[in-house]
Molecule: Lysine riboswitch aptamer
Organism: bovine gut metagenome
RNA sequence: UGAUAGAGGCGCGGUGUUCAUCAGUACCGUCCGGCAAAGCCAGGCAGCUGCCGGAGGGAAAGGGAGCAUCGCCGAAGGACCGGGGCCUUGCCUGAAGUACCGGUUCUGGGCCGCCCGAGAAAAUCGUGCGGACUGUCACAAGUCUUUGUGGAGCGCUAUCG
Numbered sequence: 001u002g003a004u005a006g007a008g009g010c011g012c013g014g015u016g017u018u019c020a021u022c023a024g025u026a027c028c029g030u031c032c033g034g035c036a037a038a039g040c041c042a043g044g045c046a047g048c049u050g051c052c053g054g055a056g057g058g059a060a061a062g063g064g065a066g067c068a069u070c071g072c073c074g075a076a077g078g079a080c081c082g083g084g085g086c087c088u089u090g091c092c093u094g095a096a097g098u099a100c101c102g103g104u105u106c107u108g109g110g111c112c113g114c115c116c117g118a119g120a121a122a123a124u125c126g127u128g129c130g131g132a133c134u135g136u137c138a139c140a141a142g143u144c145u146u147u148g149u150g151g152a153g154c155g156c157u158a159u160c161g
Base pairs, nucleotide, nucleotide: 001161002160003159004158005157006156009073011072012071013070014069015068016067017066018065019064027057028056030055031054032053033052034051035050039048040047041094042093043092044091045090046089076107077106078105079104080103081102082101083100085098086097088095108134109133111131112130113129114128116126117125118124136151137150138149139148140147141146
């Protein structure tokens, strides 16, 4: 200095399928009643007709759990920047959101708690902070392999060159 193979454990992520929730919500070419000249993300042009209550009917996606299976150990996730796409009545411009690709950077790992954010949600997820635990290396002490302190995966172990 390079290649190969590995380890951490409620380990990480993808796909398919089933179930609950979403929700008696959105919505409806249906019926009754009432209101309005406004409403449809913002502006312009156009187009449509809108809002509330009741009756009748009535979803889905995202997120979650089980099972099966695939790929793996910077597995993967976050932040910022760029690209073009989707999404909203149509077009143009913009804003918000969203999956994918690329670049830079941060996080060893799972768990618990708290603030904040996303979410229909008390589920779950994400950042930050704190706590113990755990794996790894360095240093110090101790000795039948333990304790303390500290660091980070661009690390560690093994083999080959």